[in-house]
Predicted 3D model of a 74-nucleotide RNA (transfer RNA) from a Candidatus Woesearchaeota archaeon. It matches the Rfam family "tRNA". By type it is a transfer RNA. Its mean pLDDT, the model's own confidence on a scale to 100, is 82. The source organism's lineage runs through Archaea, Nanobdellati and Candidatus Woesearchaeota. The sequence is in RNAcentral, with records from ENA.

RNA sequence: GCCUCUGUGGCUUAGACUGGUAAAGCGCAGCCUUGGUAAGGCUGAGAUCGAGGGUUCAAAUCCCUUCAGAGGCU
Repeated sequence: GCCUCUGUGGCUUAGACUGGUAAAGCGCAGCCUUGGUAAGGCUGAGAUCGAGGGUUCAAAUCCCUUCAGAGGCU
């Protein structure tokens, strides 16, 4: 220098191929249950998707640029 992959709540991941309200587990908060705790149950908060731009009625998803990490080739 070139190519590929990864980046999404606090953490670990799904969702991208096929554009249409961003989902799950753990964690956190409240409530129920208990003599109390744990376990269990119910409810809730929390990410506008690494960043910027473009296409579109509509973008995590498609296109371009760019940042960070991992791997490969020379």